[in-house]
RNA sequence: CGCGCCAAGCCGCACAACCGGUGAAAGCCGGUGUCGCAAAGCCACGGGUCCUCGCUCCCCUCCUCCACAACGGACGCAGGACCACCGGGCUGCCGUG
Numbered sequence: 001c002g003c004g005c006c007a008a009g010c011c012g013c014a015c016a017a018c019c020g021g022u023g024a025a026a027g028c029c030g031g032u033g034u035c036g037c038a039a040a041g042c043c044a045c046g047g048g049u050c051c052u053c054g055c056u057c058c059c060c061u062c063c064u065c066c067a068c069a070a071c072g073g074a075c076g077c078a079g080g081a082c083c084a085c086c087g088g089g090c091u092g093c094c095g096u097g
């Protein structure tokens, strides 16, 4: 420097669930936990998924028309979350050439 077919896993990480905290939510943080992980280390860069405090639109409210709010919806704008969804980038362990 290249590669990841095979082997190894002390140490390490920590799904679900529960408890506490935080946030509007997705989620995040700490503890218990241990489904799993050989990059389940880091970066939201591309795709994807999720959320909606805000904007917009729709719906609704009406005898009819107009205007407008809450609730609800779309997830368009904008913002946010997830790297344990996939890809990419950076770094590291082990093995090997």
Base pairs, nucleotide, nucleotide: 001097002096003095004094012037013036017032018031019030020029021028022027041090042089043088045087046086047085048082049081050080051079052078054077055076056074057073058072